Background:
This is a predicted structure of a 72-nucleotide RNA (transfer RNA) from Anaerolinea sp. The coordinates come from a structure-prediction model, not an experiment, and the mean pLDDT is 83. Lineage of the source: Bacteria > Chloroflexota > Anaerolineae > Anaerolineales > Anaerolinea. It matches the Rfam family "tRNA". RNAcentral holds the sequence, with entries from ENA.
RNA sequence: GGGUCCAUAGCUCAGCGGCAGAGCAGCCGGCUCAUAACCGGUCGCGCGUUGGUUCGAAUCCAACUGGACCCA
Repeated sequence: GGGUCCAUAGCUCAGCGGCAGAGCAGCCGGCUCAUAACCGGUCGCGCGUUGGUUCGAAUCCAACUGGACCCA
């Protein structure tokens, strides 16, 4: 210098045009002598930034930012 992929909740990830979700974690309670485990409930103002396409964008397009990798 050229190219590919990734960025969604505190963490790990799903969601690929039409209400943003799961597990774990957190909080409350049950169970227990107690702790863990287990069970019930509850909490998610999280779609990297800017612009574009569209009736509608986490999703499609461009640039930028950050990260991983390949080629030279």